[in-house]
């Protein structure tokens, strides 16, 4: 910079010790019955796969052992900008995460 997905899903562990929930604003919430970090564990299937099935096939289909990432409170916790029946609801901005 393009592209894809962002309503599911994941601990009554160990350290650690006071903030976190992406930044600005506004709410609302999580926390000393333990915050952020770090480790185990666990969760999923973007990347990738042992194997299976099926094919002329290096193709298709299925499949989570193994690596790479990622995630593991709340819809990206909501709202911030157009549309709009003003209650939703769709769409965008930003943002995160994967591949190129």
């Nucleotide at each position: 910079c393009u592209u894809a997905u962002c309503a599911a899903g994941a601990g009554u562990g160990g350290c650690g010790g006071a903030g976190g929930a992406a930044a600005c604003a506004g709410g609302u919430c999580c926390u000393u019955u333990g915050a952020a970090g770090c480790c185990c564990g666990g969760c999923a299937a973007c990347c990738u796969a042992a194997c299976u099935g099926u094919u002329u096939g290096u193709g298709c289909a299925g499949a989570a052992a193994a690596g790479g990432u990622g995630c593991u409170a709340a819809u990206u916790c909501c709202u911030g900008c157009g549309g709009u029946u003003u209650a939703u609801c769709c769409g965008g901005c930003a943002g995160a995460u994967g591949a190129g």
SAM riboswitch aptamer (S box leader) from uncultured Ruminococcus sp., 100 nucleotides, folded computationally. The sequence is in RNAcentral, with records from MGnify.